Annotation:
The RNA shown here (transfer RNA) has 73 nucleotides and comes from Candidatus Ruminococcus equi. The prediction has a mean pLDDT of 82. Rfam family: tRNA. Rfam links the family to the GO term triplet codon-amino acid adaptor activity. The family's RNA type in Rfam is transfer RNA. Lineage of the source: Bacteria > Bacillati > Clostridia > Oscillospiraceae > Ruminococcus.
RNA sequence: GCUGGAGUAGCUCAGUCGGUAGAGCAGCUGAUUCGUAAUCAGCAGGUCGCGUGUUCAAGUCACGUCUUCAGCU
Numbered sequence: 001g002c003u004g005g006a007g008u009a010g011c012u013c014a015g016u017c018g019g020u021a022g023a024g025c026a027g028c029u030g031a032u033u034c035g036u037a038a039u040c041a042g043c044a045g046g047u048c049g050c051g052u053g054u055u056c057a058a059g060u061c062a063c064g065u066c067u068u069c070a071g072c073u
Base pairs, nucleotide, nucleotide: 001072002071003070004069005068006067007066010025011024012023013022019056027043028042029041030040031039049065050064051063052062053061
């Protein structure tokens, strides 16, 4: 230099044919307990790496760019 994969909550990851962003763990509050753990109920947490474009509408499509992994030279 070229090719391909990945980037979504603090962490690990879903997200179908473009149509209101989710789960588990972690965190907080409450219930239960003499107390803790466990269990149960609830709450909070997101510029979907960044920018631009297409569209009534983009995590998803197009282009550019950054980071990272693998391969080729």